Predicted 3D model of a 72-nucleotide RNA (transfer RNA) from a Minisyncoccota bacterium. Rfam family: tRNA. Gene Ontology term of the family: triplet codon-amino acid adaptor activity. NCBI's taxonomy places the organism under Bacteria, Bacillati, Minisyncoccota. The RNAcentral record of the sequence draws on ENA. Its mean pLDDT, the model's own confidence on a scale to 100, is 83.
[in-house]
RNA sequence: GCACCUUUAGCUCAGUGGUAGAGCGUCUCAUUGACAUUGAGAAGGCCAUAGGUUCAAUUCCUAUAAGGUGCA
Numbered sequence: 001g002c003a004c005c006u007u008u009a010g011c012u013c014a015g016u017g018g019u020a021g022a023g024c025g026u027c028u029c030a031u032u033g034a035c036a037u038u039g040a041g042a043a044g045g046c047c048a049u050a051g052g053u054u055c056a057a058u059u060c061c062u063a064u065a066a067g068g069u070g071c072a
Base pairs, nucleotide, nucleotide: 001071002070003069004068005067006066007065010024011023012022013021018055026042027041028040029039030038048064049063050062051061052060
């Protein structure tokens, strides 16, 4: 330099155009002598950034940024 892949909650990841979810973690309550476990509930998201298409975009298109793989 070229090609390709990834970017969504604190972490690991789902989500193929129509109100964004799970596991783990955090907090509260119950349970315990206390902790752990278990049960119930809650908080936590500018879906990397900026444009475009569309009635409607995490999803499609373009550019940029960060990370990664391969080739030279």